The RNA shown here (c-di-GMP-I riboswitch aptamer) has 92 nucleotides and comes from Salipaludibacillus aurantiacus. It was read from a public genome assembly, where an Rfam model found it.

This record gives sequence, structure tokens and C1' cells, in this order.
RNA sequence: AUUCAGAAAGGGCAAACCUAUUGAAAGGUAGGGACGCAAAGCUGUGGGUCUAAGGGAGCGGGUGAUUUUCCUAUGACUGCAUAGCCGCCUCA
Repeated sequence: AUUCAGAAAGGGCAAACCUAUUGAAAGGUAGGGACGCAAAGCUGUGGGUCUAAGGGAGCGGGUGAUUUUCCUAUGACUGCAUAGCCGCCUCA
């Protein structure tokens, strides 16, 4: 110095939930909060889950208006897997 590993120390992140705000929604953002996490840091790929504005099909309706069911991601989450990159400390 590198790889594996994770006792200790210094720290880091932040589930559910609550408040405010934003969005069609799922969700996002900020504050509180702390279930947990040695990568619960970043990126790609794959998978899973959620939503349905718009689009499509159907029912109703038939001047117009109004309602409803299903499908669909280009929207979103991932603390699932895998590959790569970066990263604090060092007892055994």
C1' cells in the first nucleotide's frame, strides 16, 4: 500500500409516522423523528412494486353535458440482485 474482515473510536445515512409545501396521482422537497444500515454513497443493467394525467377499449348517454370499468409509463419508488467507481477508522 492492497484484499478480506468489522471489535473500538470519531462520525455518516435515515424506515414508519407527524407537520408544511408541491404534484392528476404514485410520489418529491423541507423540518421533526429513528426501524435499521459497513457503503442504506454514486452510476449502469436486470427484476419487483405503485400511480394513470394523456392515449386506447367497453358500459351508460345521444343537441350538449355528465358518470363509470378495464388496459397502457413516457411518471415514480426500490433499505432487491448484480457489475463498475469513489470512500472514514484499524483490535484480532